Molecule: RNase P RNA; transfer RNA
Organism: bacterium
This record gives sequence, C1' cells and structure tokens, in this order.
RNA sequence: CACGCAGGGCGGAUAGUCGCUCCAUGGAAUAUUCCAUGGGGAGGAAAGUCCGGGCACCGCAGGGCGGGAUGCCGGGUAACACCCGGUCACGGCAACGUGAAGGAAAGUGCCGCAGAAAAUAUACCGCCGCUCUUUUUAAAAAGCGGUAAGGGUGAAAAGGCGGGGUAAGAGCCCACCGCUCCGGCGGAGACGCCGGAGGCAUGGUAAACCCCAUCCGGUGCAAGGCCAAGCAGGGAGCAUGGGCGGCCCGUUCAAUAUGCUUCCGGGUAGGCUGCUGGAACCGUCCGGCAACGGCCGGUCUAGAUAGAUGACUAUCGUCUCUCCUCGGAGGGAUACAGAACCCGGCUUACAGCCCUGCGUGCUUU
RNA sequence: GUCUCCGUAGCUCAGCAGGAUAGAGCGUUCGCCUCCUAAGCGAAAGGCCGGCAGUUCGAAUCUGCCCGGAGACGCCA
Repeated sequence: CACGCAGGGCGGAUAGUCGCUCCAUGGAAUAUUCCAUGGGGAGGAAAGUCCGGGCACCGCAGGGCGGGAUGCCGGGUAACACCCGGUCACGGCAACGUGAAGGAAAGUGCCGCAGAAAAUAUACCGCCGCUCUUUUUAAAAAGCGGUAAGGGUGAAAAGGCGGGGUAAGAGCCCACCGCUCCGGCGGAGACGCCGGAGGCAUGGUAAACCCCAUCCGGUGCAAGGCCAAGCAGGGAGCAUGGGCGGCCCGUUCAAUAUGCUUCCGGGUAGGCUGCUGGAACCGUCCGGCAACGGCCGGUCUAGAUAGAUGACUAUCGUCUCUCCUCGGAGGGAUACAGAACCCGGCUUACAGCCCUGCGUGCUUU
Repeated sequence: GUCUCCGUAGCUCAGCAGGAUAGAGCGUUCGCCUCCUAAGCGAAAGGCCGGCAGUUCGAAUCUGCCCGGAGACGCCA
C1' cells in the first nucleotide's frame, strides 16, 4: 500500500424570529384561565411487540392432568430464548465466523419417483460352480445353487481402503482409518489423549409424534385505587354463581328470591392517582480471563393524553457533482425514525463519518 | 395501548400430521354453433403459493425474522 477480519464511538453546530408542553416563583382574574420571569423537554434504535422481569389485581399462588418454552459444558444475572468463557462440528490460507449442538440400541410413523432391494435386507445385469442338451477343443442355451467384489438406481444400498484368500466372492483373515465396549491419564465439566478388546452389531428423519431433564398459575396501566356526571329497562339461560378465560381438585367471596352470564337496549367517552428516583447514570479504585460484581464520591436526567419536544431564516460543518485563474465559486444531499407504566435483552431499519486491534499478500529500509 | 387471526391465478376459494406436473368455479382469449349477439360446446393462456433465511434428499405445507391486511377488547347500569 492492497484485500480482509473483529470491536467500540458519533449520528449535525451556533444565532435570531414565531410557537408547543411541564415545573417553580410572582401578578391579574377567578376556581380555572391568562400574563411575566427562570428552568426541564426523544432514541440508538423511542420501532417490531419476539423473549425475560418489576409492579398491580385475582385471598395465598397451592396440587394434578393438559398445554407451552428451553436443550453441549461452566459461569453471569432479578430473570431470560440474553451475555461471557470453553468444548465439539462445519466454513475460511489466516485473523475469525456460523451452529434450535439432548435422545433414532424406549416405542410408533414416514422415506415419493427410480431401483432387484429403502430396513424383518435383497438379487436385475454380471461373476462362479454343478447337472443336462447341442457340440471338434471350447462355447452357447436351460435348470439348480453360491456370491455381494463390478455395473446400474437413488439424497441415502447394511463400515471405508489396500493386501491375502477363494471356484467366484465376502471382516472370511490381516494392516491402517472409522465404529462400539472396557481401562488409564488430564480437565470442575462438555471433552481430549493413550492403551486394550470386539469383526461391525447401530441407515436417515425428533424445525414428525414422542421420550428424558429443567422451567412456566392467569390477566395486563383499557392492571388497580378514589371522585364526578348521566340513563330505562326488557328477554333468555343457569341454580349455585363468581375469582378461575383449558379442565378437575382445593380454597375463598357473595347468596336462597336473590345472585350471575351479558343476548338486546340505554348512559358515559370527564378529573385525580398509579407516573416516573431507578436491577438509574457518571467517575476513581478493588475482585474476576470475561460477562459481571463490590466499596466510595458525584449527578437528577421528558411525563404528553389525540397525544408537547416544532417551523422558518442566516452562517458554519460533513459528503458529493460541475467549472475554472488551483484557490475558490455554484448546485445537490444531510439518513432511519418519534417516548405513552417502567426496566434487561433480541430482532429489524439507518445518509455520512471517526477510532482501536488483528490476519494474508506485496514493496522499501 | 393490549390481544387474536389471515395472505395461493384478475376475483372467490380448495390443497397445509412434507413427495414433486399446485387444483376448482367465475372471468379473459381463441375456435365451433348463429344472419348477428347471448346462452351452449371445445380448447388455451394465466401462479414460482406475501418476502427472505433455515430444517429436510425434498417445503404452498415445518421453524425463525420481516412486509401487508383484518378483527376484538373501556367504564356505569
């Protein structure tokens, strides 16, 4: 320098004018408005709502069946399907990346077409032996048997490859590789390494049913609490009903002329609270490979409700195009997107940039 | 805001415990019939199953992530 790999960060700035919302103080008016001053006011994803928690209610969140989720090992965490470290497999020369990575010798199902045969293995062509016929040796045809080397089919053909062996062949025998079992060593473990034994048993599919292990009660801020306004009841069903919206048990609440379902109809679309200070953020130090945890100090950092956080102008920044007097001039672009109870993640979208480390190749010293 | 469901031909739908050429009706086009039209009869075209990945030998079907669309849910009594 070229090509690449990994990680982290930013994601416009300043000024002026006109506005929006919340809070504090003061004033007017008055019971909720207006004015003045000062201060706060979107994100890295606020998004998708895909996971996990907090919080609230269902008395506690109990038991069983059903259902769902997760799935190599160890750790982190409030928790997770997330994160970190490792193991194994696959891809890459490498840096590194990817992995829904338990079980197919518990059972069941499925494996179309092709092919002889698709899981109790089997025999189309071929190879070989015997019998018999034709016939000059030898070959050909038929029958019976052996075989799984070779051909062919398929995504997949019952260990692979080489040698011996054989009528031809075959783990039939042997070496190496693979596999299974056993033992030893290392490791916390997944697993790795070494040695021995067995001729090989166990095709694939669990993002098919399923089995094993672990976890999960339901509903969601339209949860829940308080207040105000307004109307009109009727029908049907149940007899026990509701919490409990999968079912049963259990429990609890309200009841015997009331209660419930909410089918039809009616009323209301108001206020306060929950509401933002929290597993919070920043910094030093300590423990840990790391995720993360801990001590101390500092900071206060949006709360709207049809939904505020904006618009315009000027100058500058960044990128890009054109022109020329090589320093400027002019034009264009400046993304994705927008809190709604709050956090931790994942996933997806994103103009333009910046920083750090590493790999391979080439060149120069 | 919360929850649920659906995307297959121009339209309406089948097919979805995987198996190869994805079907049906209406519509469209062409031909026959008719003096002409409609009806009728015959034939043809038209799809990569909303998109992208993955699992599998094989995906419309199973799984994940996106895109688009539809529906339900307040309180009082």